About this RNA: This is a predicted structure of a 73-nucleotide RNA (transfer RNA) from a Rhodospirillales bacterium. Its Rfam family is "tRNA". Gene Ontology term of the family: triplet codon-amino acid adaptor activity. The prediction has a mean pLDDT of 81.

[in-house]
């Protein structure tokens, strides 16, 4: 310099075939218990790394750039 993977909620990560953003763990409130732990319930929390192009519609398809792991020189 080149080639491949990966980037989604604070963590772990799913999201197949373009049209609902989503678990679990966390967090906040409320029961239940005398308290704590623990369990039920409801809730916040996300410009899906960035920009641009495609199309009515883009986490998904295309290009470019940034970061992380790797290979090959």
């Nucleotide at each position: 310099g080149g080639g491949g993977c990966u980037g989604u909620a604070g963590c772990u990560c799913a999201g197949u075939c373009g049209g609902g953003a989503g678990a679990g763990c966390g967090c906040u409130a409320c029961a239940a218990u005398g308290g704590c732990a623990u369990u039920g319930u409801a809730g916040a929390g996300g410009c899906c790394a960035g920009g641009g192009g495609u199309u009515c519609g883009a986490u998904u398809c295309c290009c470019c750039u940034c970061a992380g792991c790797u290979c090959c020189a």